The RNA shown here (transfer RNA) has 73 nucleotides and comes from a Candidatus Pacearchaeota archaeon. Its mean pLDDT, the model's own confidence on a scale to 100, is 83. The sequence is in RNAcentral, with records from ENA.
[in-house]
């Protein structure tokens, strides 16, 4: 220098193909149960890497960047 793949709560992941209310686990906070702890249950907080385009509507499609990873040179 060229090419492939990946980027979503603090952490791990689903959703992307086929555009339509962003889901689950865990962590954290509060509460309940226990004499207390472990643990269990309930509730809550919190996210689409950035910019632009298409569209009534974009995590999703298109373009350009950034970061990580792999391959080629």
């Nucleotide at each position: 220098g060229g090419g492939g793949c990946u980027g979503u709560g603090g952490u791990c992941u689903a959703g992307c193909u086929u555009g339509g209310c962003a889901a689950g686990a865990u962590u954290c906070a509060a509460g309940c149960a226990u004499g207390g702890g472990g643990u269990g249950c309930u509730u809550g907080c919190g996210a689409c890497c950035c910019c632009g385009g298409u569209u009534c509507a974009a995590a999703u499609c298109c373009g350009g960047g950034c970061a990580g990873u792999c391959c080629c040179a």